[in-house]
RNA sequence: AUGUUAUCAAGAAAGGUGGAGGGAAUAGACCCGUUGAAGCCUUAGCAACCCUCAAGCAAUUGAGUAGGUGCUAAAUUCUACUUGAAGAAGCGAUCCAUUUAUCGCCAAUUCAGGAUAGAUAACCA
Numbered sequence: 001a002u003g004u005u006a007u008c009a010a011g012a013a014a015g016g017u018g019g020a021g022g023g024a025a026u027a028g029a030c031c032c033g034u035u036g037a038a039g040c041c042u043u044a045g046c047a048a049c050c051c052u053c054a055a056g057c058a059a060u061u062g063a064g065u066a067g068g069u070g071c072u073a074a075a076u077u078c079u080a081c082u083u084g085a086a087g088a089a090g091c092g093a094u095c096c097a098u099u100u101a102u103c104g105c106c107a108a109u110u111c112a113g114g115a116u117a118g119a120u121a122a123c124c125a
Base pairs, nucleotide, nucleotide: 003123004122005121006120007119008118013043014042015041016040017039021032022031023030026080027079028078029077044072045071046070049068050067051064052063053062054061055060076117081114082113083112084111085110086109090105091104092103093102094101
C1' cells in the first nucleotide's frame, strides 16, 4: 500500500517566510486569494482516536491533557450513482357545450436514507 473497525453539520489562528494559486481527484456549481494562495517554520489553540486516572466482572461511563497523531473558511463547500416520499410544468385518456374534474405517463425541484470516493485514528500483516 491493501484490509478491518470507528468517526466525519460541533470545535479551534496569529506571526515569520514565500509570491500565485487554493478548496483530494474528474466534471459542473459556488467560494477563498496580491487587504497576500499553496508550501515550509514558530507559537498558540481545538478535539479526545491512541493515551493517563477513577468506577465497573464486562460492555461501558466519568474526568484529564504531559506524550503520539490529527485538526484550526464554508457539512468531507455542494452536486454526480441509487432507494423511498412529495411534486411544478408538459403529454395522453375519459367525462363535459365550455370552464373544469378524474386517471395514467413523464418529470424540473425538494426532503430523508443508502452506496461510491475521500479524510483521520486505532489495529492486522